[in-house]
């Protein structure tokens, strides 16, 4: 220095070749249950998709930069 691949909840991952209000498992809070835990059942609380811009009526998806990981390849010593 070049190529790639990955980045979405707190931790793992969806999101049908651009469409309706970004979902689920765990995990956490709260009732319920139970003398009490813990299981189980309800209902809830957390994102503005790594960042910034641009295309478009519309973008988690599509384009440009960038920013961290991982990887491959060159260069140097």
């Nucleotide at each position: 220095g070049g190529g790639g691949a990955u980045g979405u909840a707190g931790c793992u991952c969806a999101a049908u070749u651009g469409g309706c209000u970004a979902g689920a498992g765990c995990g956490c809070a709260g009732c319920a249950u139970u003398c009490g835990c813990a299981u189980u059942g309800c209902u809830g609380a957390g994102g503005u998709u790594g960042u910034g811009g641009g295309u478009u009526c519309g973008a988690g998806u599509c384009c440009c930069a960038u920013c961290a990981u991982c990887u491959c390849c060159a260069c140097c010593a």
Model confidence (mean pLDDT): 80 of 100. Transfer RNA from a Candidatus Peregrinibacteria bacterium, 77 nucleotides, folded computationally. RNAcentral holds the sequence, with entries from ENA. NCBI's taxonomy places the organism under Bacteria, Bacteria candidate phyla, Candidatus Peregrinibacteriota. Rfam family: tRNA. The family's RNA type in Rfam is transfer RNA.